[in-house]
RNA sequence: GGAUCGGUAGCUUAGCUGGUAGAGCGCCUGCUUUACACGCAGGAGGUCACAGGUUCGAGUCCUGUCCGGUCCACCA
Numbered sequence: 001g002g003a004u005c006g007g008u009a010g011c012u013u014a015g016c017u018g019g020u021a022g023a024g025c026g027c028c029u030g031c032u033u034u035a036c037a038c039g040c041a042g043g044a045g046g047u048c049a050c051a052g053g054u055u056c057g058a059g060u061c062c063u064g065u066c067c068g069g070u071c072c073a074c075c076a
Base pairs, nucleotide, nucleotide: 001072002071003070004069005068006067007066010025011024012023013022019056027043028042029041030040031039049065050064051063052062053061
């Protein structure tokens, strides 16, 4: 350099056909307990890597850029 896969909450990730962004763990509050843990109930937390485009509407489609994985090629 070429091909390909990926980037979504603190972490692991789902989101299939474009139509109000979800789950598990973690965190906070309450209940329970003498207390802690477990359990139960509720809650907070996301510029969907970045920039543009298409569209009434984009996590999803298109273009470019950045970062990471895999394969191939090249160089000394």

The RNA shown here (transfer RNA) has 76 nucleotides and comes from Candidatus Avelusimicrobium gallicola. Its Rfam family is "tRNA". From the family's description: Transfer RNA (tRNA) molecules are approximately 80 nucleotides in length.